RNA sequence: GGUCACUUAGCUCAGCAGGUAGAGCGGCUGUUUGAAGUGCAGCGCGUCGGCGGUUCAAUUCCGUCAGUGACCA
Numbered sequence: 001g002g003u004c005a006c007u008u009a010g011c012u013c014a015g016c017a018g019g020u021a022g023a024g025c026g027g028c029u030g031u032u033u034g035a036a037g038u039g040c041a042g043c044g045c046g047u048c049g050g051c052g053g054u055u056c057a058a059u060u061c062c063g064u065c066a067g068u069g070a071c072c073a
Stems, first nucleotide, its partner, number of pairs: 001072007010025004019056001027043005049065005
């Protein structure tokens, strides 16, 4: 330098032929305990990487930029 893939919650990752965003783990609160752990109840804690485009509507489709990884040279 070229090709391809990926970017969603604190972490690991789902998601949908476009229609109000989820799981596990972690965290927080309450309860239980002498205390802690376990158990039980509750809480999502997110500009879906940035910008632009298409659309009534974009996490999803298109372009571009950035980052990460793989392969080729």